[in-house]
Overview
The RNA shown here (Glycine riboswitch aptamer) has 78 nucleotides and comes from a marine sediment metagenome.

RNA sequence: CGUCGCGGGAGAGUCCACCAUGUGUGGCGCCGAAGGAGCAACCACCCCGGAACCUCUCAGGCAACCGGACCGCGGCGG
Numbered sequence: 001c002g003u004c005g006c007g008g009g010a011g012a013g014u015c016c017a018c019c020a021u022g023u024g025u026g027g028c029g030c031c032g033a034a035g036g037a038g039c040a041a042c043c044a045c046c047c048c049g050g051a052a053c054c055u056c057u058c059a060g061g062c063a064a065c066c067g068g069a070c071c072g073c074g075g076c077g078g
Base pairs, nucleotide, nucleotide: 001077002076003075004074005073006072007071008070013028015027016026017025018024029062030061031060035058036056037055038054042050043049
């Protein structure tokens, strides 16, 4: 550094309408911490470069479940 397991893990309407009532469809409003994109602080520098929690919301998300950047612990590999 990568990967797996466990634990923690935010934000934003279960608003309206429809109906075969569901993991639904449409409309409007909203969120940013999967991913993606953009700028660029910063890092590195022989060359090639690497780049955010900032910005955009294409995607994703807005009850619960799932997901979830990131953090902690452990295993495995380089």
The RNAcentral record of the sequence draws on MGnify. Model confidence (mean pLDDT): 77 of 100.